[in-house]
RNA sequence: UGCACCGGUAGCUCAGCUGGAUAGAGUACAUGGCUACGAACCAUGGGGUCAGAGGUUCGAAUCCUCUCCGGUGCAA
Numbered sequence: 001u002g003c004a005c006c007g008g009u010a011g012c013u014c015a016g017c018u019g020g021a022u023a024g025a026g027u028a029c030a031u032g033g034c035u036a037c038g039a040a041c042c043a044u045g046g047g048g049u050c051a052g053a054g055g056u057u058c059g060a061a062u063c064c065u066c067u068c069c070g071g072u073g074c075a076a
Base pairs, nucleotide, nucleotide: 001075002074003073004072005071006070007069008068011027012026013025014024020058029045030044031043032042033041051067052066053065054064055063
């Protein structure tokens, strides 16, 4: 460098089925409770271009095409 396969969803680790629910969980963070003060625990909350662009569709995180990034294998 080429080909094949797998992956990219919240700060981080990930789920998301056969296209349809208001995009979720844990953790982290913020606020409140609790406490002598913290930690832990409980409650609440904020945080997302679903890697990017285009297409199909009434409807796309999900299907198709191209591109980018990472991993593995093969070839050179």